[in-house]
RNA sequence: CAGUGGGAGAGACCCCGAUACUUACGUGUCAUUGGGGCGCCGAAGGCGCAACUCGCUCGGAAUCGCUCAGGCAAAAGGACCGCUG
Numbered sequence: 001c002a003g004u005g006g007g008a009g010a011g012a013c014c015c016c017g018a019u020a021c022u023u024a025c026g027u028g029u030c031a032u033u034g035g036g037g038c039g040c041c042g043a044a045g046g047c048g049c050a051a052c053u054c055g056c057u058c059g060g061a062a063u064c065g066c067u068c069a070g071g072c073a074a075a076a077g078g079a080c081c082g083c084u085g
Stems, first nucleotide, its partner, number of pairs: 001085006011038001013037007020029002039072003045068001046066003052060002
């Protein structure tokens, strides 16, 4: 690096509109999509501090912190770990 298995956390939130299906035309939907709002998560990535590393400096450095990005039913993703090459 590749394949494969495991792999957490947090609203299936609220409001407005459109499409499709449905309807008793009041409506409804784990559906699709656009906009707005507040609340949250931290294990892609990113950034920061730092034990430590080094004779010293430069530099490196997290599962700590921040949440820009990302995520908050399932799916996908997923640090990290196991096995195989």
The RNA shown here (Glycine riboswitch aptamer) has 85 nucleotides and comes from a marine eukaryotic metagenome. It matches the Rfam family "Glycine riboswitch aptamer". Rfam describes the family as follows. This family represents the bacterial glycine riboswitch. Its mean pLDDT, the model's own confidence on a scale to 100, is 80.